[in-house]
Context: one part of a larger RNA
RNA sequence: ACAUGGUUCAGGAACUCGGCAAAACAGCGGCCGUAACUUCGGGAUAAGGCCCGCCCUCUUUAUUGAGGGCCGCAGCAAAAGACUCCAUGCGACUGUUUACCAAAAACACAGCUCCCUGCUAACUCGUAAGAGGAUGUAUAGGGGGCGAUGCCUGGCCAGUGUCAGAACGUUAAGGAAGCGGGUUAUUUAAUUUCGGUUAAAGAAGCUUGCGACUGAAGCGCUGAUGAACGCCGGCGGUAACUAUAACCGUCCUAAGGUAGCGAAAUUCCUUGUCGGGUGAGUUCCGACCCGCACGAAUGGCACAACGGUGUGGAGACUGUCUUAACCAUGUACUCG
Numbered sequence: 001a002c003a004u005g006g007u008u009c010a011g012g013a014a015c016u017c018g019g020c021a022a023a024a025c026a027g028c029g030g031c032c033g034u035a036a037c038u039u040c041g042g043g044a045u046a047a048g049g050c051c052c053g054c055c056c057u058c059u060u061u062a063u064u065g066a067g068g069g070c071c072g073c074a075g076c077a078a079a080a081g082a083c084u085c086c087a088u089g090c091g092a093c094u095g096u097u098u099a100c101c102a103a104a105a106a107c108a109c110a111g112c113u114c115c116c117u118g119c120u121a122a123c124u125c126g127u128a129a130g131a132g133g134a135u136g137u138a139u140a141g142g143g144g145g146c147g148a149u150g151c152c153u154g155g156c157c158a159g160u161g162u163c164a165g166a167a168c169g170u171u172a173a174g175g176a177a178g179c180g181g182g183u184u185a186u187u188u189a190a191u192u193u194c195g196g197u198u199a200a201a202g203a204a205g206c207u208u209g210c211g212a213c214u215g216a217a218g219c220g221c222u223g224a225u226g227a228a229c230g231c232c233g234g235c236g237g238u239a240a241c242u243a244u245a246a247c248c249g250u251c252c253u254a255a256g257g258u259a260g261c262g263a264a265a266u267u268c269c270u271u272g273u274c275g276g277g278u279g280a281g282u283u284c285c286g287a288c289c290c291g292c293a294c295g296a297a298u299g300g301c302a303c304a305a306c307g308g309u310g311u312g313g314a315g316a317c318u319g320u321c322u323u324a325a326c327c328a329u330g331u332a333c334u335c336g
Stems, first nucleotide, its partner, number of pairs: 001331008010322002014320001019317001029051004037042001039148001053070006071075001083315007090307002095107002111146007123132003149302004154232003159229002161225005168220003174214002178210006186201006233251005260294001261291001272288005
């Protein structure tokens, strides 16, 4: 000096990112008492008090109750067995998770909703046979989203998607009337050494090219659809103080953000402004609304209970600290 454990005057979080760690609270025995809030179950062992030994008398089903007495500073137990309260964010809850840096606000969840599926179901695995779904049958099965409960869930179908429709337009392979090119049996002409050679035309067949017309879904088209993907404006002016603008005008749009909430896990400016708490508060709580850039199942707002959860505060308590000291054990280190 370090590690582990222990004690400490006065103070008591002044430490620190933060009461981290430690200390304290002594506990599901009895009696009394117990708030806000609440989904009426809870919250709740809320909080907060008091008691606990032994002897005698009476009493009791009971070592149950009542009264009296005795001793000590101290009479529940000693294996195990809560610190508490206030406010607020998030997630309803119990649960699950990154085996070995993250346990959470992430995942799941009951519940809500949408889509698909009529059974040889949809869907999944497999080349197939076949299997699962299911020895089930729409109160069933599969998939997506949200995520208890309460109150609710606004506008937009122009774009994208999905579904429905079938008149018209467009549209592939294929089919195909017809038209053209190549080849040439043959014919004609020229020429000839009479063997042939050359040129032109050219049927059928074969081949090759074009092709009116025909030709499905799709797309165009018509409509529906948001708890489908998504989206939800700008400028100018106006009231008899000022300020502000219920109001008016105008441009654009598919429609211009409704309820609720709001400097928020979202607010840049920003330590916004006001109020509260403190001696002093970039955090916290309550408001305001100028929402850079909340907003309604990519859910909105509330919410009792719950949480090894985030944040702020209070009591109790303490070597966290003012400020350090000492002790024990084990090391380091020195000597042997």
Notes:
A computed fold for a 336-nucleotide part of an RNA from a Candidatus Magasanikiibacteriota bacterium, annotated as large-subunit ribosomal RNA, domain IV. It matches the Rfam family "Bacterial large subunit ribosomal RNA". The organism belongs to Candidatus Magasanikiibacteriota, within Bacteria. Its mean pLDDT, the model's own confidence on a scale to 100, is 84.